[in-house]
């Protein structure tokens, strides 16, 4: 030392990626902005630069030396002279400095840097110490003068002159060179010390004071003395240079590099070593521990991050390096190959008189450009530091400061206290209120910052001047030097800072967020639009996710965003990961380097450990203390700097050396098993072919066929022959091999393995990067061979198609020899080795065995090897694995790091080719995965149900009509319902009404509710009348009610009405915002819970299993035990009996009575009614079964295994249906989308579908006759008898609120008659006519009756529906709704009354178990590839074009070096001539830029081409996931 979000329906995974919260920045952008302190600020174009400044100084080294101006004098008035200015300025010679300081990071992968060493191969101006010296001469040359050239820059000739400039000579040593000696030390060359000989090389003066001399003076000379300088040595300090161990990025798709290259000898060169350079000689040197090449980069102290280890970084500050327009070069100098020096070349800019010149901000400011982006052309040398000077001082864009920028860090403020009717306003609201919010107002107070006024410190101490005393030097109390004391002198910053005073809350708050992660929620707007988004994801009409507002949260002079770094990420894993299935074990051996390695002894002390020491710069970090009011910041001390070197010590372990050992390994000997390998032979069966015989029509093939073969004789069968390939049975999770792989038999050759003996060697071992060999099938080359099989190909089928699956043929190939290829799902998806860690069981090959039991064999037991199964611990995400590890450890190798792109492109390499090996990126996605779970699904399996099929009976689909729907039409044909599960459904009654639709006419507080305000007695109401289609409007006779007071006139109030305000109203919208209700799976047997147990978990168990059932019904078993909702039962009805009770029901017996009739008396027996009870429970018997549950059979019984029927519908599914029953959120309308009325429409009609009715006839139609129900309904009702009408119906009126009366006739049936197979005496549509009924009203648009008319239709294609018993079928009856009725519908009732199934293969649906799965919106799933479209990035590409780094050749600047030097030259020699020496010039080597040639390499671009990624609804198919419909997959 922290985690979170995101793959799933859910789960687990330290499988894995993406992403967030943190810190940080030289930042930028958006927005906002009060003050101060301290820091910090061109990260891009090392791009170009106007202007100013950034390095000078010394007169105490030297010579020369003005002017303006002032004063005086003179003047011919033009001016001149003198003094001052002034020995000043400018310039020059000379010295020192300019090589520091300052800038930048281009280059550089290097001894560049860092750290540690070395120089016995080094240099060092100024400074310090010490020693010695500082003598004598000489010749020039700038300045200056003069004459020239030039536009300028600049420059030439002649002449003069000085020096601390230059030269010569002298002197000199511990210096240099040569020669040789001694001592000592070391590290090889050698170092150090001592002493010697010879030769060689030095110098410069200046200055204060005193004294003396010269001069008018300035000044000059000499001596003494002071200080300073100079020269030669030695030493020191600081600085520099060289060498060296170690460390220092990426790339092997860079594997070989190198000719001064490696070394030697000699020489040159350098401060110095050295191939640094050259001549010659040798042939080396470097490299997988990564040379060489390419890319990138200044390095470090440090800084950021991190628990650390690490990772990233190198801005400011500090150290080092490199560079200075680009490239090259040297000169000067102590130091440079020199930022503001020189020469040359080049590019660029500027000037020019065109001849020629000038320039270098990567110094400080500033400017342009490019860029997201980085400041003032400021002040000052007061401080610190630097240069020069003796000093004063001068110079200093170093530096000190100020300015600009919230760029960063730190500090401060924008007030504090009180203040509730919780004001107003805003926002929300359930309308009550809540919230903003003590917030404000208001009251009291304070005075930071800013503002105004005043005032006072620090940075200042020196130097210098002067005064005083002291010390030193000296001849000196001059001077000079040293330290001390007093006084004087110096501030850019600075209107800063501090302090005091003044006034007054006055001048000072924003920004981001509020779906989860993540702290903070509501309203409105919007409606997959606009937009948001870090990830997951929001937005399609109620968005806490968009926009706005209110509110809230966070931070606060800032806040967010973007970019980048580390972290989280154990997601490159040293600390600290993995590889059976998630990415990952090379196909397998042999073996090189390397890594690792048994037991014992001794030595060593390299690793290792301990102690000491040097170093590890400062700053930074940390601790302590201190200074600014605090902090940031700064200072001091300490610690630390984890490193490296050296010294001492230790010796267990490792290494090295040494000697030994036998257990690892190997050998010997004796046995053993085996499809191990290679070669050569041999064999039988079978297929095919050939020959002959028999035989005579087919054979063959398939799901079914066809192609094919066959009368030229097939198939079949017999005999003989040929040829090739493969070896049945044995044969086995048996054997052998490293793997690939190996299977008839024999012979020959040959590898490995096992066992035994414990005989030999003595660690000889393990692994193994590269390397090398082997390596299935397919494929390739050459030559053979070719029976069968069989890619390609041909044909036949299948199919929508069928370049397939199936069939008939058939060539490569399969086989052999030789050679390639080198890959496979080459798999145990599991590298090799060693050791250790419970068992059980089986197989194969050996060995031993006292005993059982005397020998053999077998078995048992013991032992070692091999091959399996099972399994405890352990491991694992789980599955699984488990002595044959995936356990516990060690050693070595290989490999992995999200998915796709892609094993692709490119490069290299191998190959004859095919192709193999190595192997990316752009771009894109928020996942891709593993294992397991629950479901769902399967053209998976098992078990089992259901009128599911089958077996039957009757229908539908054809006709006509009815009805519903679609469609169409229409002013409107209101709306809804949509597979099953919409369609005779909502609707159990559309002529008006209903009614929601259309047209028209009206109405506006409304047809209806509640409240408020005002008015109202001629008010409410309202006969009649007018208008109108009505609604409505108008007029208006008449004319109230309740209550209180009352003076009895009246007044107040209520109801009502009128006017107005709130509001009503809406069948307007959303059933995807809802409640409720309903349909459906399905009356299917299921769905769950508690506790326990198992599992990391989802979850499992229970509920599975064996039986059984209609049933999760029951029994048994059982890590489950129980329980709930369902099933069953309870309830209703029906079937039997009993009890009770008999009216309106019943009538057996008795009596009365009628034409007849329970009609009457009566009766309770019966039927029946309706209340209660009994009965049925597998209770009994037999059998089967697990001693069970249960099943089968039987008895009894009215009924038997749930007796029949009904009601009853689990958890849930379908965003199923309904906002139009009702209720209801949101939205919408408000003189209309509300309300009223008239009329129309919902009844339309080319067409289609559903559901029905009636038929097509003789099991029938028609006519006549005769029976038998149940259940219902009835008062604005049912309606008897009787009368009228053919009838519908009318009249009539009894009875009945009903076991009493009525509807009411049941019909089929039965009996008799007729029709005689015909579009009919079937069928009744349609139409005409005449009527009836209801109703305000039957035209659109009712029903019924009668007469007439008499359509289609002769049993219905594909297909499809219902039904298992009182069922289907057939027959009629009733009811709701209702004035009436389009009812043939619906809901009930009874009557007559079958057939078939003892089966579960198939179709459909369902239940349980199991299996597979890439499905989970769940197979109506998922998903692949081509094509088409858009867009993006990339590869190839005839080429075109540019860059980098080199190579060969040409040319060859400047310049060093060398040679030359006939020309030139002051110092020295020489009287001179001349010489010595130097130079110009010339030549040569090298040599930058340039030119040229051929390449390498990296980019850009390119007609076009190739694939790839991505993109709601394109095309074609269906490859994969289920047995995915041909199992899939690899080569």
């Nucleotide at each position: 030392a922290g985690g979170g979000g995101u793959u799933u329906g859910a789960u687990c995974c330290a499988u894995g990626g993406c992403u967030c919260a943190g810190a940080a920045u030289g930042a930028a952008c958006g927005u906002u902005g009060g003050c101060g302190g301290c820091g910090u600020g061109g990260u891009u174009u090392a791009g170009g630069c106007a202007u100013g400044c950034a390095a000078g100084u010394c007169g105490a080294g030297c010579g020369a030396g003005a002017a303006a101006c002032c004063a005086g004098g003179c003047u011919u008035c033009g001016g001149c002279c003198u003094g001052g200015g002034a020995g000043u300025a400018c310039a020059g010679c000379g010295g020192c400095g300019a090589a520091c300081g300052g800038g930048u990071g281009a280059g550089u992968a290097a001894c560049g840097c860092a750290c540690g060493g070395c120089g016995a191969a080094c240099c060092u101006a100024c400074c310090c110490g010490c020693g010695a010296g500082u003598u004598g001469g000489g010749a020039a040359u700038a300045a200056c003068g003069u004459c020239g050239g030039g536009a300028a820059a600049c420059u030439g000739g002649c002449g003069c002159u000085a020096a601390u400039g230059c030269c010569c000579a002298a002197u000199a040593g511990u210096c240099u060179g040569u020669c040789a000696g001694g001592g000592u030390c070391g590290c090889a060359u050698g170092g150090c010390c001592c002493a010697g000989a010879c030769a060689g090389u030095a110098a410069a003066g200046g200055u204060a004071g005193c004294u003396g001399g010269g001069g008018c003076a300035a000044c000059c000379c000499a001596g003494c003395c002071u200080c300073u300088g100079c020269u030669c040595a030695c030493g020191g300090a600081g600085g520099g240079u060289u060498c060296u161990a170690u460390g220092u990025c990426c790339u092997a798709u860079c594997a070989g590099c190198u000719u001064g290259a490696u070394g030697g000898u000699g020489a040159g060169g350098u401060a110095a070593c050295g191939g640094c350079u050259c001549a010659c000689c040798a042939u080396g040197g470097c490299g997988a521990u990564g040379a060489c090449g390419g890319g990138u980069a200044g390095c470090c102290g440090g800084c950021c991050u991190g628990a650390g280890a690490g990772g990233g970084u190198g801005u400011u500050c500090g150290g080092c390096c490199a560079c200075a327009c680009u490239g090259g070069g040297a000169c000067u100098g102590a130091g440079a190959c020199a930022c503001u020096g020189c020469c040359c070349a080049g590019a660029c800019u500027c000037c020019u008189a065109c001849g020629g010149g000038a320039g270098g901000c990567u110094g400080c400011a500033g400017u342009c450009g490019a860029g997201a982006a980085u400041c003032u052309u400021c002040c000052g040398c007061a401080a610190u530091g630097g240069g020069c000077g003796a000093a004063a001082g001068c110079c200093u864009g170093a530096c000190g400061g100020a300015g600009c920028g919230a760029c960063g860090c730190c500090g401060c403020g924008u007030g504090c206290g009180g203040g509730a009717u919780g004001a107003a306003g805003g926002c929300c609201u359930u309308c009550g209120g809540g919230u903003u919010g003590u917030a404000a107002a208001c009251c009291g107070c304070u005075g930071u910052c800013a503002c105004c006024g005043g005032u006072u410190a620090u940075g200042a101490a020196a130097u210098g001047a002067u005064c005083g005393a002291g010390g030193g030097u000296u001849a000196a109390u001059a001077g000079c030097c040293c330290g001390c004391g007093g006084u004087c002198u110096u501030g850019a910053c600075a209107a800063a800072a501090g302090c005091c005073g003044g006034g007054g809350a006055g001048g000072a708050a924003g920004u981001c967020a509020c779906g989860g992660c993540u702290a903070a929620c509501u309203a409105c707007g919007u409606g997959c639009c606009a937009g948001c988004a870090g990830c997951c994801g929001c937005g399609g009409u109620a968005a806490u996710a968009c926009g706005u507002a209110g509110g809230u949260g966070g931070c606060g002079a800032g806040c967010g965003u973007u970019a980048c770094u580390c972290g989280g990420a154990a997601u490159c894993a040293c600390u600290g990961g993995g590889c059976a299935u998630a990415a990952a074990g090379c196909g397998c051996g042999c073996g090189u380097a390397g890594g690792c390695g048994g037991c014992u002894u001794u030595g060593u002390g390299a690793g290792u450990c301990g102690g000491g020491u040097g170093u590890g710069a400062a700053a930074u970090c940390c601790c302590u203390c201190g200074g600014c009011c605090u902090a940031a910041c700064c200072g001091a001390g300490g610690a630390a700097c984890u490193g490296c070197g050296c010294c001492c010590g230790a010796u267990a372990c490792u290494g090295c050396a040494u000697a030994c050992c036998u257990u690892g390994a190997g050998g010997a000997c004796g046995g053993g098993a085996g499809g191990g390998g290679a070669g050569c032979g041999u064999g039988g069966a079978a297929u095919u072919c050939c020959u002959g015989g028999u035989g005579g029509a087919g054979c063959g093939g398939u799901g079914a066929a066809a192609u094919g073969c066959g009368u030229u004789g097939a198939u079949a069968u017999c005999a003989g022959g040929a040829g090739g390939a493969a070896c049945a049975c044995c044969g086995g999770c048996g054997g052998c091999g490293a793997a690939g792989g190996c299977g008839a038999c024999g012979c020959u050759c040959u590898g490995g393995c096992c066992c035994g003996u414990u005989u030999c060697u003595g660690a000889c071992g393990c692994u193994g990067a590269g390397g090398u060999g082997c390596g299935a099938a397919a494929g390739c080359u050459a030559g053979g061979g070719g029976a069968g099989c069989a890619a390609a190909c041909g044909g036949g089928a299948u199919u929508a198609g069928a370049u397939a699956c199936c069939c008939c043929g058939g060539u490569a190939g399969u086989c052999c020899u030789a050679g390639c290829c080198g890959u496979a799902a080459a798999c145990g998806a599991u590298g090799g080795g060693u050791a250790c860690u419970a068992g059980g069981u089986a197989g194969g090959g050996g060995g031993g065995u006292u005993c059982c039991a005397u020998c053999c064999a077998a078995u048992g037991c013991c032992u070692g090897c091999c091959u399996g199964c099972u399994g405890g611990a352990g491991a694992u995400a789980a599955u699984u694995u488990u002595u044959u590890a995936a356990g516990u450890a060690c050693c070595c190798c290989g490999c992995c790091u999200g998915g796709g792109g892609a094993g692709u492109a490119u490069a290299g390499u191998c190959g004859c080719a095919a192709g193999g090996c190595u192997g990316a990126a752009a771009c894109u996605c928020a996942a891709a995965g593993g294992a397991a779970u629950u479901g769902a699904c399967g053209g998976g399996g098992g078990c089992u149900c259901a009128c599911a099929c089958a077996a039957g009976c009757g229908g539908u689909g054809g006709a006509g009509c009815a009805u519903g729907u679609u469609g169409u039409u229409u002013a409107a044909u209101u709306c809804g319902a949509a597979g099953c599960a919409a369609c005779g459904c909502g609707a159990a009654g559309a002529a008006c009404c209903u009614u929601a639709c259309c047209c028209g006419g009206g109405u506006u507080u409304g047809a209806c509710a509640u409240g408020c305000u005002a008015g109202u007695g001629g008010u409410a109401c309202g006969g009649a009348c007018c208008u109108g289609a009505a609604a409505g409007g108008g007029c208006g006779a008449g004319g109230a009610c309740c209550u209180c007071c009352u003076u009895c006139g009246g007044g107040g109030g209520g109801a009502g009405c009128u006017a107005g305000c709130a509001c009503a109203g809406g069948u307007g919208u959303u059933g995807c915002a809802u409640g409720g209700c309903u349909g459906u799976c399905g009356u299917c047997a299921g769905c769950u819970c508690g506790u326990g147990u198992c599992g990391u978990g989802a979850g499992a168990u229970g509920u599975u299993g064996g039986g059984u059932u209609a049933a999760g019904u029951c029994c048994c078993g059982u890590a489950a035990c129980g329980a709930g909702c369902g099933a069953a039962a309870c309830c209703c009805u029906u079937g039997u009996u009993c009890u009770u009770a008999g009216u309106u029901g019943c009538c057996a017996g008795c009596g009365g009575g009628u034409a007849a009739a329970g009609c009457c008396g009566g009766g309770g027996a019966c039927u029946c009614u309706a209340a209660g009870a009994a009965g049925a429970c597998u209770g009994c018997c037999g059998g089967u079964g697990u001693c069970a549950a249960a099943c089968c059979g039987g008895a009894g019984g009215a009924a038997g295994g749930u007796g029949g029927g009904g009601a009853u519908g689990a958890c849930g599914u379908c965003a199923a249906g309904u906002c139009a029953u009702c209720a209801u959120g949101g939205c919408c309308c408000u003189u209309a989308c509300g309300c009223c009325c008239g009329g129309g429409g919902c009844u339309a009609c080319a067409a289609a579908c559903g559901u029905g009715c009636c038929a097509c006839a003789a099991u029938g139609g028609c006519c006549g006759g005769u029976a038998c129900a149940a259940a219902g309904g009835g008062a604005a009702g049912c309606c008897a008898a009787c009368c009228c009408g053919c009838g519908a119906g009318g009249g009539g009126g009894a009875g009945c609120g009903a076991a009493u009366c009525c509807c009411a006739a049941a019909a089929a049936a039965c009996c008799g008659g007729u029709c005689c197979c015909a579009g009919u005496c079937c069928g009744g549509a349609u139409u005409g006519g005449a009527g009836g009924c209801u109703g305000c009203a039957a035209u659109u648009c009712g029903c019924c009756u009668c007469c007439a008319u008499g359509a289609a239709g002769c049993u219905g294609g594909a297909a499809u529906c219902g039904c298992u018993a009182g069922u289907a079928a057939c027959c009629g009856c009733g009811g709701a709704u209702c004035a009436g009725c389009u009812a043939c519908g619906c809901c009930g009732c009874g009557g007559u009354g079958a057939a078939u199934a003892u089966g579960u293969u198939c179709c459909u649906g369902a239940g349980c178990c199991u299996u597979g799965u890439a499905c989970a919106c769940a197979c109506c799933g998922c998903c692949c590839g081509u094509c088409a479209a858009g867009c993006c990035a990339c590869g190839g590409g005839a080429g075109c074009u540019g860059g980098u780094a080199g190579u060969g050749c040409c040319c060859g600047a400047a310049g060093u070096c060398g040679c030359u030097g006939a020309c030139c030259c002051a110092a020295c020699c020489g009287c001179a001539a001349g010489g010595a020496g130097g130079g110009a010039g010339g030549c040569g080597c090298c040599g930058a830029a340039g030119g040229u040639a051929a390449g390498c390499u990296c980019g850009g671009u390119g007609a076009u081409u190739g694939g790839g990624a991505c993109u709601a609804a394109g095309u074609c198919g269906u490859a994969a996931c289920a047995a995915g419909g041909u199992a899939a997959c690899c080569c």
Record summary
Model confidence (mean pLDDT): 84 of 100. Small-subunit ribosomal RNA from an uncultured prokaryote, 1531 nucleotides, folded computationally. Its Rfam family is "Bacterial small subunit ribosomal RNA". Gene Ontology terms of the family: ribosome and structural constituent of ribosome.